[in-house]
RNA sequence: UCCGCGCCAGGGGAUGGGGUGCCCCCUCUAACCGCCGAAGAGGCUGAUGACUCCUGUCGGAUU
Numbered sequence: 001u002c003c004g005c006g007c008c009a010g011g012g013g014a015u016g017g018g019g020u021g022c023c024c025c026c027u028c029u030a031a032c033c034g035c036c037g038a039a040g041a042g043g044c045u046g047a048u049g050a051c052u053c054c055u056g057u058c059g060g061a062u063u
Base pairs, nucleotide, nucleotide: 009027010026011025012024013023016054017053018052019051020050022049034044035043036042
């Protein structure tokens, strides 16, 4: 100096925020950046990785 492993730490998981002794991934050259349409034009679903709470949005019912 390089490579590998372990530990700690940090980051990410298609639209916001909080919580989780949870899951997966990545180590800054990364993980990640949805789908339909040959492509463009155009169009579609979901605020979660998952669970839960809040906010927003959509649908229905009642007042």

RNAcentral holds the sequence, with entries from Rfam and Ribocentre. Fluoride riboswitch aptamer (crcB RNA motif) from Methylosinus sp. 3S-1, 63 nucleotides, folded computationally. Rfam family: Fluoride riboswitch aptamer (crcB RNA motif). For this family Rfam cites "Widespread genetic switches and toxicity resistance proteins for fluoride" (Baker et al., Science, 2012). Model confidence (mean pLDDT): 77 of 100. The same sequence occurs in records of 2 taxa.